The RNA shown here (Bacterial RNase P class A) has 354 nucleotides and comes from uncultured Desulfovibrio sp.
Its Rfam family is "Bacterial RNase P class A". Rfam classes the family as a ribozyme. Rfam links the family to the GO terms ribonuclease P activity, dimeric ribonuclease P complex and tRNA processing.
The prediction has a mean pLDDT of 77.
Of the family's consensus pairs, 93% are formed in the model.
The sequence is in RNAcentral, with records from MGnify.

[in-house]
RNA sequence: AGCCGGACAGGCCGUCGCCGCGAACCUUUGGUUCGGGGAGGAAAGUCCGGGCUCCACAGGGCACAACGCUGGGUAAUACCCAGGAGGGGCGACCCUCGGAAAGCGCCACAGAAAGCAAACCGCCACGUCUCUGGGCGUGGUAAGGGUGAAACGGUGGAGUAAGAGCCCACCAGAUGCCGUGGUAACGCGGCAUGCUCGGCAUACCCCGUUGGGAGCAAGACCAAAUAGGGAAGGUGGCCUGCCCGGUCAAUGCCUUCCGGGUAGGUUGCUUGAGGGUGCGGGCAACUGCACCCCUAGAGGAAUGACGGCUACGUGCGGGCAAGCGCACGACAGAACCCGGCUUAUCGUCCGACU
Numbered sequence: 001a002g003c004c005g006g007a008c009a010g011g012c013c014g015u016c017g018c019c020g021c022g023a024a025c026c027u028u029u030g031g032u033u034c035g036g037g038g039a040g041g042a043a044a045g046u047c048c049g050g051g052c053u054c055c056a057c058a059g060g061g062c063a064c065a066a067c068g069c070u071g072g073g074u075a076a077u078a079c080c081c082a083g084g085a086g087g088g089g090c091g092a093c094c095c096u097c098g099g100a101a102a103g104c105g106c107c108a109c110a111g112a113a114a115g116c117a118a119a120c121c122g123c124c125a126c127g128u129c130u131c132u133g134g135g136c137g138u139g140g141u142a143a144g145g146g147u148g149a150a151a152c153g154g155u156g157g158a159g160u161a162a163g164a165g166c167c168c169a170c171c172a173g174a175u176g177c178c179g180u181g182g183u184a185a186c187g188c189g190g191c192a193u194g195c196u197c198g199g200c201a202u203a204c205c206c207c208g209u210u211g212g213g214a215g216c217a218a219g220a221c222c223a224a225a226u227a228g229g230g231a232a233g234g235u236g237g238c239c240u241g242c243c244c245g246g247u248c249a250a251u252g253c254c255u256u257c258c259g260g261g262u263a264g265g266u267u268g269c270u271u272g273a274g275g276g277u278g279c280g281g282g283c284a285a286c287u288g289c290a291c292c293c294c295u296a297g298a299g300g301a302a303u304g305a306c307g308g309c310u311a312c313g314u315g316c317g318g319g320c321a322a323g324c325g326c327a328c329g330a331c332a333g334a335a336c337c338c339g340g341c342u343u344a345u346c347g348u349c350c351g352a353c354u
Stems, first nucleotide, its partner, number of pairs: 001354002004351005010310007018038002021035006040331001044342002047340005052215004064211005069083005084097005098206002103204001105200003120145002122141008153171005172196002174193008219267004229258007236248004274293008312329006
């Protein structure tokens, strides 16, 4: 100088507040006193995966979405660990991951041609014209030049009019088969085939795996006033003087009871796939056992403000050092809870490695 991993995210005291909890007391929807607790590594983005809750659900398929080397870990994952292959870096280390030899599509500019190849220059053959330098036409040719990010394997030879895996040797790759190591991805070795086949799947697509929906404003409980609903009883006119019965109407009015819902309150709510230490298993992620620890719970939403002392870093004062004084101190604020990923971040410390 670099690279990988881990830890921290100033400390102490005082005063005044804010939100819960516990105890005591009081004039009890509350108040007072005392004690104790009160943001993060990302609380963020809400991008994945789960728990929990409600709704839906015979079984199967299509569509859609996400993921994609192999094996393992886990509650689960798109995460993590180990391995494999390819690429980058002198290196520690980092990045990527099904199929382009199923189909279909695209490949800017340049270039003749961007894919069943292609003839611009050049090379060659034939024909033809000619001012004898060459021009024109037809055909062959991908070896050479030129264009491009990319042009149908490389070197040499044989061959040919000139050329070409057209043929041959070697090299590189591909495919198939066999052997061998590995759980596997894959590695190594041998043989055969001239097979030499461009890139993009973050274009459609194909193959495989997985996926029901909504979310704590989920959901559960208690439940006022007003309005409305239901049930029971009582109350009015007429037939009819009385009872029964019938009938009429704005099916009203009064009383009691019931149930639903709103405001409001309670709950869900924080002890959990929790953390630490030791021992054991495993390369590791992780996991088993024992012991110990408790660490916010608000709800239009608390976790703050001020003062003092002090540590560290930076800047300034005055040209350096020491010392002194002053100023500044990253990103950012829980909202049901966990596991991840990603993004933001002043700096400090520790460890391994190059």